[in-house]
RNA sequence: GAGAAGAGCACACCCGUCGCGAGGCGGGGUCGCAAAGCUACCGGCCCGGGCCAGAUCCGGGCAGCGGGGCUGCCGAA
Numbered sequence: 001g002a003g004a005a006g007a008g009c010a011c012a013c014c015c016g017u018c019g020c021g022a023g024g025c026g027g028g029g030u031c032g033c034a035a036a037g038c039u040a041c042c043g044g045c046c047c048g049g050g051c052c053a054g055a056u057c058c059g060g061g062c063a064g065c066g067g068g069g070c071u072g073c074c075g076a077a
Base pairs, nucleotide, nucleotide: 001074008033009032013028014027015026016025017024018023031064037070038069039068041067042066043065044062045061046060047059048058049057
C1' cells in the first nucleotide's frame, strides 16, 4: 500500500485479583489499530516520596501520546 484475502490485537465499561497510587494481570467487552508486536533510549503525561508550596531531585507507571531502536504476517496495480 487495494472498499484484496486469511489471521491478529482490544479503548471505555463490567467482574475477579494484585498495588498506597498511577496502574498490572485474568475473564467478558469491542472504541479503534498495518506494527495497538517487543523495548522507558529522547521528549511528554500520570502516581508516590520529599518541600510551606512549586521546580529540581529520588522511586514507580503509561509502548493504545510522539520520536528512536529491534523483530514480524499478507500483497495486486
c-di-GMP-I riboswitch aptamer from a soil metagenome, 77 nucleotides, folded computationally. Model confidence (mean pLDDT): 85 of 100. Rfam family: c-di-GMP-I riboswitch aptamer. Rfam's curators write: GEMM was predicted in a large-scale screen for bacterial structured RNA regulatory elements.